[in-house]
Context: one part of a larger RNA
Molecule: small-subunit ribosomal RNA, 5' domain
Organism: uncultured bacterium
Formats: sequence, structure tokens, C1' cells
RNA sequence: GGAUGAACGCUGGCGGCGUGCUUAACACAUGCAAGUCGAGCGAGAAAAGUUCUUCGGAGCUUUUCUAGCGGCGGACGGGUGAGUAACACGUGGGCAACCUGCCUCAUAGAGGGGAAUAGCCUUCCGAAAGGAAGAUUAAUACCGCAUAAUAUUGUUGAAAGGCAUCUUUUAACAAUCAAAGGAGCAAUCCGCUAUGAGAUGGGCCCGCGGCGCAUUAGCUAGUUGGUGAGGUAACGGCUCACCAAGGCGACGAUGCGUAGCCGACCUGAGAGGGUGAUCGGCCACAUUGGAACUGAGACACGGUCCAGACUCCUACGGGAGGCAGCAGUGGGGAAUAUUGCACAAUGGGGGAAACCCUGAUGCAGCGACGCCGCGUGGAGGAAGAAGGUCUUCGGAUUGUAAACUCCUGUUGUUAGGGACGAUAAUGACGGUACCUAACAAGAAAGCACCGGCUAACUACGUGCCAGCAGCCGCGGUAAAACGUAGGGUGCAAGCGUUGUCC
Repeated sequence: GGAUGAACGCUGGCGGCGUGCUUAACACAUGCAAGUCGAGCGAGAAAAGUUCUUCGGAGCUUUUCUAGCGGCGGACGGGUGAGUAACACGUGGGCAACCUGCCUCAUAGAGGGGAAUAGCCUUCCGAAAGGAAGAUUAAUACCGCAUAAUAUUGUUGAAAGGCAUCUUUUAACAAUCAAAGGAGCAAUCCGCUAUGAGAUGGGCCCGCGGCGCAUUAGCUAGUUGGUGAGGUAACGGCUCACCAAGGCGACGAUGCGUAGCCGACCUGAGAGGGUGAUCGGCCACAUUGGAACUGAGACACGGUCCAGACUCCUACGGGAGGCAGCAGUGGGGAAUAUUGCACAAUGGGGGAAACCCUGAUGCAGCGACGCCGCGUGGAGGAAGAAGGUCUUCGGAUUGUAAACUCCUGUUGUUAGGGACGAUAAUGACGGUACCUAACAAGAAAGCACCGGCUAACUACGUGCCAGCAGCCGCGGUAAAACGUAGGGUGCAAGCGUUGUCC
């Protein structure tokens, strides 16, 4: 000098764009943050219309709403960086060792049955959370049967290829495994089943790369390898039985400490050095520890179970909870914001659609936290006014500075008009941006420094005191170094100090 997620002191007019718990992965009141589908299903409630009526009501149609069964989605999106020195990440490869819902393309199919169960009703237990029994009911929920292959498995062959195991193509035989309907007058559409291919997303393996300590030198028993089995979507000590005695290490094993990694960011002429906020990619975590279930996908932030700590309710028998989602509270701290508006846009989930949901997102609010831009007036104006300061008392300086005259209207205030973002419609932002008119110089300058480094000097006060200080060093009676004033210098809505990095 540059930089900063900064903080502190003094000061502070406006706008645009960004950015804002770096500390306690501390604890959390309250609200919201993941629902949706009645065109899968039965039922209930309300309203309207209509038909019948024994005037009690009953039937049908339509609309709306609701808990439940069922489907899809809650594995995305959002947060945080505790752990992790590791195939976690980056980069380049491999899978002859793998999976992939929704989507696209293609081929073929959807026949005929059964048994339940929520809900509703009745009864019961419980303070509650919730639960039990009986009766009854539906389905795109569940279960057999049929049919079926280029699917899966087994046996037997053939051909081609390769990278050890093998792979691909093909033939025969045997065995096994499917399905669901809904809307519509209909056409048709949305779904369903099996298979192949693709796309997308993932899983696993390997080479290389990126940290400190050797005042850490030895480490290791599922350890290293083999055979067999189990398990997995899949390879593998992944797990197990048996067998062998191996495996790693000064090219730094092991241990300890520290740490999410990267694209990037800061600095630097570069080489390097430092950092890993915001934005993007990957990973890990969700009160602590463990576990599986469901599912295409989780060992699942707003799912389940168990254990621990903590908090709350309780009729003391037992229950409920998890903000490292968005706001917000307490606490910690030098320090970091609103319990805002809207789904209008972009995107996501559900739905045939209308639409619903969306603290993702779009916006607004707060903070000079940062960057950028603008303003605080312009021109004239010497009696060089008054006042201040200094003085050799002559004057010098503040200083064209002010006053005064003329002008302008950026910004501001008021009034009027008024968008783009949205396509026929739909705008939170927002009567915002912007435009026009009127008003009036009116409302808008500070901070640090002035001994040398380093641009900028005098007076007074103080008297090794009070104090200053980045380094050298100032201060003990003439201090350009302390304090105040005048003047000056430098930056400027900021200026200075402190921390950190180059």
C1' cells in the first nucleotide's frame, strides 16, 4: 500500500447493488416452514332442485366440506460445519462387479375369483395421550388361479470376442413369476402389468494431488492372504468357519494436534503466501448414542423404535417434546437484522384440470457493514468590513471567505401523470421507478494529523508533572512532539484506531 462477513471512537444528507451470529453443533415461548388427489374407495354432514308421501319422512340429481382406507410426494428444496487427515474432496480413469420412481421410445398384455380391514355402529378401559372387544362395509388396498417371454433359474450345445474370473450372440428342454381400474354419451384420455432400450440420478473400485509435530519409530489378530459359505443392487474380511503367517513402515507407518474439501477469494510483476463468508459443486450432521422399517431412493432435520441428558403435562398409573428451516426469545459475545408482504414472477410437490401447498423464491423492513454514484450550491463581490489569532504595533492572516447582488434546482417538499417485469387474464413489490409543474439556498460536513519517517507552524498553559508515542523518541520554565486556540495539511459521508492476511 491492498484486503476484510469486521469491531470500537467521533460524525452522518440521498440513491443503486450487494451483504449481515466468525462466539454457545448453547437452551428455546409463539406462529408458520409438506402437502395434495372425490376423475382410486366406502361413509358422514350441509345446501339447492325434483319425485313420492301415511305429512313423520323417503328416493333421485347437483354442489360444497370432512375424518378414514388408498396413491404420489414427505430421500427434493432449506439449515449447519460438530465430526472427518478419509477414496471425504479435486482431477483422470475403470465396473467382464451394479441399481435407477417419475420421463421418452418400443413390444406384448390386462381373463376369472377369494378373504379381510379402517371408517361408521354398539360396548368398555384411561386424567390425558391413547387403546380394547363385538358386528358390519369398499377399493387402483391384500391374496390365490389362468395365460406369457427375447424376463429369472437350471441343464445341454454352437459361434464370435476378450481383460483372469469371463462377455456377446444363438438353439433346445424344464421350472418360476403379471395386471386395476377411473372419467366421458362416445371418440378418446389418464392410469395398470411384463420386458427391452434410452435419458437422468446414484453405488463401488483405482492412479495422482493438497497439514503440523520424529521432543510420535515401530504398528497390526479379522490383522494380511487363501478355501468355502452367508450377505448385498453389486465386488470385497463386508460377515462367519477352517487353513496359512502374513500385512504396513524413515518414499514417515502408528500416535497426537489441527481442519469439512473444491470452483474460487485476497495479495503479489510473477513464482509464491494466506483464506475457504456470500454464490456454485461435493461430503457430513440434525438434542447425544444406537437400530432397523417402509420405499426406486433413507438407515430419513419438521418418520418409527430403544437408551441417555434436559424441558413440560399429570388424577402419580402414565404421557409429550427436539428451530444447525423462516422470523423471534434468553444466554454467550467487541459484534451481526423483521415474531413483515406475496405466491404476481422463477422453480418444486400433488392433481386430468380448475386449483391447493410452498419462510424455496420474489420483494419490502433494519444496519455507512462494503462497493459505486450524487449532493451539501453557482457566478459576481475589496470598504480587503466586523470578530478571532499573531504582531517588530507599522501591520499580517483568516479572506472573495462573509455580508450584498444575480442565477440554478441535483437532492428535498407538495401536487398531477405513471410503467417494464405479464401472453387474453392474473403484480406482493407499488401509486414504486420514472416524467411534469410549483416552492425555496432554503434542510445536508466531518474526522484525523501538522518533530523526523510524512504533506502541513505559531501563541498561550504546563514544568520529567499532567501527558504523548507505530519506530526514533518528546516533557526537568522560552515544548513546532503534552493540553487549548488560531492557522495549515490530508481524506471526505465518512475519518481515525484496533484485530487478521499478503